[in-house]
RNA sequence: UCAGACAAUCGGAUAAUCGCUGAGGCUUUCACCGGCCUUGGAGGAAAGUCCGGGCUUCACGGGAACACGAUACCGGCUAACGGCCGGGCAGGGCGACCUGACGGAAAGUGUCACAGAAAACAAACCGCCCGGGCAUGCUCGGGUAAGGAUGAAAAGGCGGGGUAAGAGCCCACCGCGUCGGUGGCGACAUCGGCGGCACGAAAAACCCUAUCGGAAGCAAGACCAAGUUCAGACGGCGCCGCAAGGCAAACGUUCGUUCCCGAACGGCCGUCGUCAGGUAGGUCGCUUGAGGCAUGCAGCAAUGCACGACCCAGACGAAUGAUUAUCCGCGACAGAACCCGGCUUACAGAUUGUCUGACGCU
RNA sequence: CGGAACGUGGCUCAGCCUGGUAGAGCACUUGUCUGGGGGGCAAGGGGUCGCGGGUUCAAAUCCCGCCGUUCCGA
Numbered sequence: 001u002c003a004g005a006c007a008a009u010c011g012g013a014u015a016a017u018c019g020c021u022g023a024g025g026c027u028u029u030c031a032c033c034g035g036c037c038u039u040g041g042a043g044g045a046a047a048g049u050c051c052g053g054g055c056u057u058c059a060c061g062g063g064a065a066c067a068c069g070a071u072a073c074c075g076g077c078u079a080a081c082g083g084c085c086g087g088g089c090a091g092g093g094c095g096a097c098c099u100g101a102c103g104g105a106a107a108g109u110g111u112c113a114c115a116g117a118a119a120a121c122a123a124a125c126c127g128c129c130c131g132g133g134c135a136u137g138c139u140c141g142g143g144u145a146a147g148g149a150u151g152a153a154a155a156g157g158c159g160g161g162g163u164a165a166g167a168g169c170c171c172a173c174c175g176c177g178u179c180g181g182u183g184g185c186g187a188c189a190u191c192g193g194c195g196g197c198a199c200g201a202a203a204a205a206c207c208c209u210a211u212c213g214g215a216a217g218c219a220a221g222a223c224c225a226a227g228u229u230c231a232g233a234c235g236g237c238g239c240c241g242c243a244a245g246g247c248a249a250a251c252g253u254u255c256g257u258u259c260c261c262g263a264a265c266g267g268c269c270g271u272c273g274u275c276a277g278g279u280a281g282g283u284c285g286c287u288u289g290a291g292g293c294a295u296g297c298a299g300c301a302a303u304g305c306a307c308g309a310c311c312c313a314g315a316c317g318a319a320u321g322a323u324u325a326u327c328c329g330c331g332a333c334a335g336a337a338c339c340c341g342g343c344u345u346a347c348a349g350a351u352u353g354u355c356u357g358a359c360g361c362u
Numbered sequence: 363c364g365g366a367a368c369g370u371g372g373c374u375c376a377g378c379c380u381g382g383u384a385g386a387g388c389a390c391u392u393g394u395c396u397g398g399g400g401g402g403c404a405a406g407g408g409g410u411c412g413c414g415g416g417u418u419c420a421a422a423u424c425c426c427g428c429c430g431u432u433c434c435g436a
Stems, first nucleotide, its partner, number of pairs: 001358010012327007020041008043333001047344002050342005055217004060262007068213005073087005088102001089100004103208002108206002111201002125148002127144007156174002159171003175197001176195008221284004232275006238247003251266004291310001293308001295306004363435007372388004382419001390406006412428005
């Protein structure tokens, strides 16, 4: 100097004029409307609605199992998570780094098309060796799986010995299984002994194992106001019955199902549900929060603790807009609607830090 | 706010569950039958399976993310 990897910040600024709105204060008015002053006023994703919660209401509660759904290497963080941090192993990359839906294939069932002899309790097409016949390159029988073909994958790999030719048949190394040692909380790493040792791949196939999970959601929910139907119509309200009445004191109901234990409720001018009609305006919830910022300590880090100052949008047909001037890298993606912690997606441009590689100079 | 379905030749739809390399009808082109039209018969062309990524030997099909359309409830 160029090319990359990872992380962080900004994503317009200044001044003036007019306009909008939350809070506080002053003022005019009987009150409302109004006027003035001070101060605050969209995002890194506010988006998607994919996760987890806080909060609210409901389900009668406790325990267990099943169904359904989610997660899945190890350790830690967190209110929690399918998130984050650190580590292990595997793969990619020259490297800094990146990715992983990472438990289990002797618990079971199913799949591996076509090709190929044969696709897992699997295999002999070509070839090689031995023997017979012999038409001399034909045929029969036996042995073989080292070589070749097919395929994504074929009776562990490679080197040597041995053999009729071959084969873990034997040996060394690697791989696999098993028994131990050492280090580590652990996933794992490493070392040694024994064994010729293989029934492959894939579970984003069904599944098995372990862990977790009540249902709805601020249009939740609470209050005030308004407004009704010839007390609108229909159906039900333990079991049997049209009814009358009878049976039952154990029977039914109680938000996924079943069981156990307990609890509550069960006859009518009441209650539950469906349909039709009428009314429907306002207040609260609504912003001080698992809050951000500065400093210190602990920790590799995520994060935790201590202390300090700070208040940082709460609209409701939905608030921050317009004009002028100057500067500028800016032309992007794009506006809260109960709140918070994440994930995913979109994004023109600018700035900073650390690390890697290549080239050159000293 | 909550729940669910769909996207495949020019058009309307199968195929997806159980993965083996894309089909049907209509339309279009050519030829033929007819005096001509309609219609019939025969042949033919036309598809990145909404977009991107992943699993697998192999993906329209299985999984993840994104885009668009529609339906149901509140």